[in-house]
RNA sequence: GGGCAGCCAUCGCCGAGUCCCCAAUGGCGCGAGCCAGGGGAGCCGGGGACCCAUACGUCCCUGGGGUGAAUCGGGCCCCUUCCCGGAGGGACCCGUAGGAGACCUUCCUGCUCCGAACCCGUCAGCUAACCCGGUAGGCGAGAAGGAAGGAAAGG
Numbered sequence: 001g002g003g004c005a006g007c008c009a010u011c012g013c014c015g016a017g018u019c020c021c022c023a024a025u026g027g028c029g030c031g032a033g034c035c036a037g038g039g040g041a042g043c044c045g046g047g048g049a050c051c052c053a054u055a056c057g058u059c060c061c062u063g064g065g066g067u068g069a070a071u072c073g074g075g076c077c078c079c080u081u082c083c084c085g086g087a088g089g090g091a092c093c094c095g096u097a098g099g100a101g102a103c104c105u106u107c108c109u110g111c112u113c114c115g116a117a118c119c120c121g122u123c124a125g126c127u128a129a130c131c132c133g134g135u136a137g138g139c140g141a142g143a144a145g146g147a148a149g150g151a152a153a154g155g
Stems, first nucleotide, its partner, number of pairs: 011140004018041005025036004042135006052125001063123001064120004072095004077090005098114004103150007
């Protein structure tokens, strides 16, 4: 000097997932206290009228919807049922709607990364009043250049 792993503090990123108060009881801590838990504010999402939207001829097939950026397509292989086909499920790869990248917003060029998971249960268009729920988790990668408008700091 460099690399890996852990802990503490600080700063920051994705995201609605932040802040304040109480904390009897329970947990942790020698203790101050912290957490579970309860309440409030802010933020996010869902349900839910009128109006509006939907409502074209027939038949067949297919349940549908929500949170989230996370949707759609192609290739290849495996498993179950199985004679095969078909159906269902899974792994990997390639692309892709879309999303993120250190003050904020818009536009142009460009690079990197993500492109998961879960819930309702046959029910949901929009939606005032009203009702219900959430406020987790993950991370330390940096790739920016240009134009315009703000904000902040300094003078």